Model confidence (mean pLDDT): 82 of 100. The part of an RNA shown here (small-subunit ribosomal RNA, 5' domain) has 542 nucleotides and comes from a metagenome.

[in-house]
Context: one part of a larger RNA
RNA sequence: GAACGAACGCUGGCGGCGUGCUUAAGACAUGCAAGUCGAACGGUAAGGCCCCUUCGGGGGUACACGAGUGGCGCACGGGUGAGUAACACGUGGGUAAUCUACCUUCGGGUCUGGGACAACUCCGGGAAACUGGAGCUAAUACCAGAUGAGACCACGAGGUCCUCGGACUUCGCGGGAAAAGAUGGCCUCUCCUUGGAAGCUAUCGCCUGUAGAUGAGCCCGCGUCCCAUUAGCUAGUUGGUGAGGUAACGGCUCACCAAGGCGACGAUGGGUAGCUGGUCUGAGAGGACGACCAGCCACACUGGAACUGAGACACGGUCCAGACUCCUACGGGAGGCAGCAGUCGGGAAUUUUGGGCAAUGGGCGAAAGCCUGACCCAGCAACGCCGCGUGAGGGAUGAAGGCCUUCGGGUCGUAAACCUCUGUCGGAAGGGAAGAACGACCGCAAGGUGAACAAUCUUGGGGUCUGACGGUACCUUCAAAAGAAGCGCCGGCUAACUCCGUUCCAGCAGCCGCGGUAAUACGGAGGGCGCAAGCGUUGUUC
Numbered sequence: 001g002a003a004c005g006a007a008c009g010c011u012g013g014c015g016g017c018g019u020g021c022u023u024a025a026g027a028c029a030u031g032c033a034a035g036u037c038g039a040a041c042g043g044u045a046a047g048g049c050c051c052c053u054u055c056g057g058g059g060g061u062a063c064a065c066g067a068g069u070g071g072c073g074c075a076c077g078g079g080u081g082a083g084u085a086a087c088a089c090g091u092g093g094g095u096a097a098u099c100u101a102c103c104u105u106c107g108g109g110u111c112u113g114g115g116a117c118a119a120c121u122c123c124g125g126g127a128a129a130c131u132g133g134a135g136c137u138a139a140u141a142c143c144a145g146a147u148g149a150g151a152c153c154a155c156g157a158g159g160u161c162c163u164c165g166g167a168c169u170u171c172g173c174g175g176g177a178a179a180a181g182a183u184g185g186c187c188u189c190u191c192c193u194u195g196g197a198a199g200c201u202a203u204c205g206c207c208u209g210u211a212g213a214u215g216a217g218c219c220c221g222c223g224u225c226c227c228a229u230u231a232g233c234u235a236g237u238u239g240g241u242g243a244g245g246u247a248a249c250g251g252c253u254c255a256c257c258a259a260g261g262c263g264a265c266g267a268u269g270g271g272u273a274g275c276u277g278g279u280c281u282g283a284g285a286g287g288a289c290g291a292c293c294a295g296c297c298a299c300a301c302u303g304g305a306a307c308u309g310a311g312a313c314a315c316g317g318u319c320c321a322g323a324c325u326c327c328u329a330c331g332g333g334a335g336g337c338a339g340c341a342g343u344c345g346g347g348a349a350u351u352u353u354g355g356g357c358a359a360u361g362g363g364c365g366a367a368a369g370c371c372u373g374a375c376c377c378a379g380c381a382a383c384g385c386c387g388c389g390u391g392a393g394g395g396a397u398g399a400a401g402g403c404c405u406u407c408g409g410g411u412c413g414u415a416a417a418c419c420u421c422u423g424u425c426g427g428a429a430g431g432g433a434a435g436a437a438c439g440a441c442c443g444c445a446a447g448g449u450g451a452a453c454a455a456u457c458u459u460g461g462g463g464u465c466u467g468a469c470g471g472u473a474c475c476u477u478c479a480a481a482a483g484a485a486g487c488g489c490c491g492g493c494u495a496a497c498u499c500c501g502u503u504c505c506a507g508c509a510g511c512c513g514c515g516g517u518a519a520u521a522c523g524g525a526g527g528g529c530g531c532a533a534g535c536g537u538u539g540u541u542c
Stems, first nucleotide, its partner, number of pairs: 001542004006538005013388006019381002021346001026344003030341003035072003040069002043065002047063001048061005079299003089223007098216002103212002106209005111145004120135006152175002155172007181204006190197003225271003232262003237259008274296004278289004301322005324335004352378001354377003360374001361372004391421004401412004425483001427478005435469001439465004444460006486531005491512003497526005507514002
């Protein structure tokens, strides 16, 4: 000199954009943060509508939907950095050792049956959390059978490639394994024939393959802090054979066999630490750091474990143990903010128990839509960066006053007053956005499927609906210089000097050093210098 997630002191007008528990991964009151689907299902608690009513209520409808079965999601998004010196991360490769829900592509299929369990009803237990027994019932829930192109497994024959381990592929024979319906429309064919249905059709699904996309697992080369005042470490240890296990290779696990494996090119041990893109500094080389934003990893009260699932060994799931807190009828139960706010505590120190789903994105749904403390906004804080303002021009009896004085004067100083203007920002009044077109709905036109002038899908064009921020930004008008300057320093380094007070006292100080009676170094004043809504100090890094 530069920088900061800063803090402290004095001071403080406005705006834009950012940032805001670095300490106790301490403990948490309260609210919210993950639901959705009635177009999967049986149904109908509450509300709406209709009917009846003895006015208590009862019945219907499905506009809708509590609870329940079922599906998808809850493995994303959000937080934190405790642990980790490691294939954790970075970079470059490998997987001929692998998986991948939803999505896309191209094939094939969607047949026949069955028995339950919730909800519900009845009877219990318990203070509660909750729970037992009996009975009824539906499904895209569950189970059995059929079929099997292809996929999988085993055996045999051939071809191509090969890192010589094997991979891909063709054929033959054998084996076991699939599925679910829902909604809208129609009457061409069949049946009752008003219209419906076994039927047809459109859309959404379901099963099984193929390829892709996306995501993930595993392996390897290289890189990745300090201590040798840590020199030896290792028995599943190192390798083999066989088996088990996994989506998959592998001591991953196990039985047996061998005695290996690592290490001064630093093993082992100890300390410290999430890693990176990057950030700060520096001419660079380098050094230090890893807040915000982005990628990866790890964790979710502490320790352990599995279940479900395409995916977890799962922050707002389950089980066990522990510590802590709470409820209790003392028998037993409940909980986990390192989500967003907020509280206590710790600390030099870090914000609102705000608004909205309007936008972007996510989950579910055919859709309308619902949910979303992700997100978008607002609030607080000069915490940072940037911008603007606190007036402009004129004005010498160089006013008054202060300070200094050699008493002549000098200086504050064109500074003020005064005159002429302007009106930024702030204040008041009026007008007033962009961010919103995706999408949905209603007509129209064209085309596809189709028996069809149903229906549905695609495309085009028209109309309607939707804004938290916010009556905000912005624009116009109004009044009046009005409402808006401080902080540090002035011995040298280092820009800036005099007087008074004090007299090795009180004090100053980054270093050198000032102060013992004329102190430009202490304290005050006048003046000056520097920066400016900030200025200094402290801390840390270069």